c-di-GMP-I riboswitch aptamer from Neptuniibacter caesariensis, 75 nucleotides, folded computationally. Model confidence (mean pLDDT): 90 of 100. It was read from a public genome assembly, where an Rfam model found it.
[in-house]
RNA sequence: UCUCGAUAAUGGCAAACCAGAAGCGAUUCUGGGGCGCAAAGUCACAGGUCCCUUGUGGAUGGCUGGGCUACCGAA
Numbered sequence: 001u002c003u004c005g006a007u008a009a010u011g012g013c014a015a016a017c018c019a020g021a022a023g024c025g026a027u028u029c030u031g032g033g034g035c036g037c038a039a040a041g042u043c044a045c046a047g048g049u050c051c052c053u054u055g056u057g058g059a060u061g062g063c064u065g066g067g068c069u070a071c072c073g074a075a
Base pairs, nucleotide, nucleotide: 004073005072012037013036017032018031019030020029021028022027035062041068042067043066045065046064047063048060049059050058051057052055
């Protein structure tokens, strides 16, 4: 360095639900809250699913695959 992921360590993120806000909607943001996550960081490239004003449209990365980046260091 690459692969890998522990009854290690430092931490990190935050499901459902509730309140408020934005959006036609899927859904998103903020606060609370923790189901879980070794990439639950990021990217809509491919597939899937969802929405609508049905388009060279939109959403979903915590659906699957893939790209890029990253803390730690047992086996």